The part of an RNA shown here (small-subunit ribosomal RNA, central domain) has 350 nucleotides and comes from an uncultured prokaryote.
It matches the Rfam family "Bacterial small subunit ribosomal RNA".
RNAcentral holds the full RNA, with entries from ENA.
Its mean pLDDT, the model's own confidence on a scale to 100, is 86.
[in-house]
Context: one part of a larger RNA
RNA sequence: CUGGGCGUAAAGCGCACGCAGGCGGCUAUUCAAGUCGGGUGUGAAAGCCCCGGGCUCAACCCGGGAACUGCAUUCGAAACUGGGUAGCUUGAGUUCGAGAGAGGGUGGUGGAAUUCCUGGUGUAGAGGUGAAAUUCGUUGAUAUCAGGAGGAACACCGGCGGCGAAGGCGGCCACCUGGCUUGAUACUGACGCUCAUGUCCGAAAGCGUGGGGAGCAAACAGGAUUAGAUACCCUGGUAGUCCCACGCCGUAAACGAUGAAUGCUAGGUGUUGGGGAUAUUCACUUUCUCAGUGCCGCAGCUAACGCAUUAAGCAUUCCGCCUGGGAGUACGGUCGCAAGACUAAAACUC
Numbered sequence: 001c002u003g004g005g006c007g008u009a010a011a012g013c014g015c016a017c018g019c020a021g022g023c024g025g026c027u028a029u030u031c032a033a034g035u036c037g038g039g040u041g042u043g044a045a046a047g048c049c050c051c052g053g054g055c056u057c058a059a060c061c062c063g064g065g066a067a068c069u070g071c072a073u074u075c076g077a078a079a080c081u082g083g084g085u086a087g088c089u090u091g092a093g094u095u096c097g098a099g100a101g102a103g104g105g106u107g108g109u110g111g112a113a114u115u116c117c118u119g120g121u122g123u124a125g126a127g128g129u130g131a132a133a134u135u136c137g138u139u140g141a142u143a144u145c146a147g148g149a150g151g152a153a154c155a156c157c158g159g160c161g162g163c164g165a166a167g168g169c170g171g172c173c174a175c176c177u178g179g180c181u182u183g184a185u186a187c188u189g190a191c192g193c194u195c196a197u198g199u200c201c202g203a204a205a206g207c208g209u210g211g212g213g214a215g216c217a218a219a220c221a222g223g224a225u226u227a228g229a230u231a232c233c234c235u236g237g238u239a240g241u242c243c244c245a246c247g248c249c250g251u252a253a254a255c256g257a258u259g260a261a262u263g264c265u266a267g268g269u270g271u272u273g274g275g276g277a278u279a280u281u282c283a284c285u286u287u288c289u290c291a292g293u294g295c296c297g298c299a300g301c302u303a304a305c306g307c308a309u310u311a312a313g314c315a316u317u318c319c320g321c322c323u324g325g326g327a328g329u330a331c332g333g334u335c336g337c338a339a340g341a342c343u344a345a346a347a348c349u350c
Base pairs, nucleotide, nucleotide: 004322005321006320007305008304012319014201016199017198021194022193023192025088026087027086028085029084030083031082033081034080035077036076037075038074039073040072041071042070049065050064051063052062053061054060091191092188093187094186095184096183097182098181099180103177104176105175106174107173108172109171110154115149116148117147118146119145120144121143125136126135162169163168206248207247208246209245210244211242215241216240220236221235222234223233259318260317261316262315263314264313267296268295269294270293271292272291273290274289275288276287277286300307301306324349325348332343333342334341335340
């Protein structure tokens, strides 16, 4: 190695790009490296195995054979892998037409609401709770009307709807910009898949310097509750939450707890975006098809739950990962301003 696994038992890197590496469509021809066959040489002896023999047997010993699955060299074979050459179009890509979208970035702009300020009306309460109190209020609160300031978030539409690789993305307008889908012909002609190391992106919280600060709110203070109450409830309230510039951090139940790619394998029913046919003035109707997104379900799979053309089915390729606890810890190293992150044992124990 033959011969295990990774949805929930241990196990899919948070996500992508991608060098090396691994793997790779159809046809013809050639080479003969892999592959296969033959010859030759070598593969010490002993041992193992077979046949025979010698010690009264056996162990032991002697003779012969086989074997030594290997290596080298030489002569061949050409299906497959590989190299060369020539071609192909179905994989991949380009071109043209059309389309949907909270995909990203920048600038501007709108209304509702909360809070605060000013002024008017108005008077004794308001607020809050299970009940209260802390708290606010005769220096005029709460309520109500008008005006103003400022910050943050965008009700309805809104949808197991859409977009994005993931994280994620939601008022409206403009500009810049990435990807996707569909239809059509023409073109390139395998240009592909995966990817150790590496590089980019990466919620929230947190960190540095300056700015901003309405609401909310760790910490903190007070009031309650309680045996206590360093909580749950209430009144306040600072970091933070927000923005900009330069950044840093690099982690999450980063989840579909399900790596990426390709092909194949009953159906039914919604929904989103295209295209075609039928019908038609249009809109409906019926139906086919492509791409997405849900539910149900056959075969099959599964320990079961369940999955089931969006597979956890049947196969192939490549990567990552798992093997009780100790422990994602110690030590060392790399990174970081720090917090810490990444890499990652052993003793011992069962």